[in-house]
Record summary:
A computed fold for a 71-nucleotide RNA from a Pseudomonadota bacterium, annotated as transfer RNA. It matches the Rfam family "tRNA".
């Protein structure tokens, strides 16, 4: 320096234009003598700045992070 795949909660990790499942993890409550278990509930301007669209995490665009290949 060009090309590729990746950035979503405190960790992982789903989503292919119609206001983000799901695990654990914390926090509240319910059981319990107490702790654990189980159960019931609470949470996320989606790397950051433009665009495009009635309506964006998904599409365009530059630029930041990590990772691969290639010289």
């Nucleotide at each position: 320096u060009g090309c590729c795949c990746g950035g979503u909660a405190g960790c992982c990790a789903a989503g292919c234009g119609g206001u983000a499942a799901g695990g654990c993890a914390a926090c509240g409550g319910a059981u319990u003598c107490u702790g654990g278990c189980u159960c019931c509930g609470u949470g996320a301007u989606c790397g950051u700045g433009g665009g495009u669209u009635c309506g964006a995490a998904u599409c365009c665009u530059a630029c930041c992070c990590g990772g691969g290949c290639a010289a």
Annotation
Model confidence (mean pLDDT): 83 of 100. Taxonomically the source falls in Pseudomonadota (Bacteria, Pseudomonadati).